[in-house]
RNA sequence: UGCUGAAAAGGGCAAAUCCGCCGUGAGGCGGAGACGCAAAGCCACCGAUCUGCGGGACGACCGGAGAUAGCGGGGUUACCAGC
Numbered sequence: 001u002g003c004u005g006a007a008a009a010g011g012g013c014a015a016a017u018c019c020g021c022c023g024u025g026a027g028g029c030g031g032a033g034a035c036g037c038a039a040a041g042c043c044a045c046c047g048a049u050c051u052g053c054g055g056g057a058c059g060a061c062c063g064g065a066g067a068u069a070g071c072g073g074g075g076u077u078a079c080c081a082g083c
Stems, first nucleotide, its partner, number of pairs: 002083004012037002017032006035070001041076003045073003048068004053063003
């Protein structure tokens, strides 16, 4: 430096749900809580899904604004162990 994560050490994060606050909403933040996670650290670049707004015929679809990094890919940084 690259690959891998069976076992181990020190640890880390925290789904659903509940409470409070923010947001029209998807959802976010804090607290409680642990389903899980070896990048469940960080980044909306690509795809996907979801939410408003406008167009369209109510739909498909289109435009544009957002959300999800715990949907997949990609980028980037990093602990331990093995090879």
A computed fold for an 83-nucleotide RNA from a Gammaproteobacteria bacterium, annotated as c-di-GMP-I riboswitch aptamer. Rfam family: c-di-GMP-I riboswitch aptamer. Rfam's curators write: GEMM was predicted in a large-scale screen for bacterial structured RNA regulatory elements. Its mean pLDDT, the model's own confidence on a scale to 100, is 86. Taxonomically the source falls in Gammaproteobacteria (Bacteria, Pseudomonadati, Pseudomonadota).